[in-house]
RNA sequence: AAACGGCAAAAGCGGGGAAACCCGCCGACGCAAAGCCACGGGCCUGACGGAGCGAAAGCUCACAAGGCAGCCGAGCUACCGAA
Numbered sequence: 001a002a003a004c005g006g007c008a009a010a011a012g013c014g015g016g017g018a019a020a021c022c023c024g025c026c027g028a029c030g031c032a033a034a035g036c037c038a039c040g041g042g043c044c045u046g047a048c049g050g051a052g053c054g055a056a057a058g059c060u061c062a063c064a065a066g067g068c069a070g071c072c073g074a075g076c077u078a079c080c081g082a083a
Base pairs, nucleotide, nucleotide: 006031007030012025013024014023015022016021029070035076036075039073040072041071042068043067044066050061051060052059053058
């Protein structure tokens, strides 16, 4: 190189969650690690508790112990493989 194959964005439907987001079905935008892992950076959300305002209902602020591996790096693992 080629081949057998793999994963599955958005949208839609169902479910979970406060949300971010996740799971299933469907669907393919893309992906050569789009396999695993939140360790470093980054990004998203802002529950609980906190602070402020308010008569209250509630609103605002900062906050991760919640997320993102399909943002980058580190780490771990792996299929095929001609000249």

Predicted 3D model of an 83-nucleotide RNA (c-di-GMP-I riboswitch aptamer) from a soil metagenome.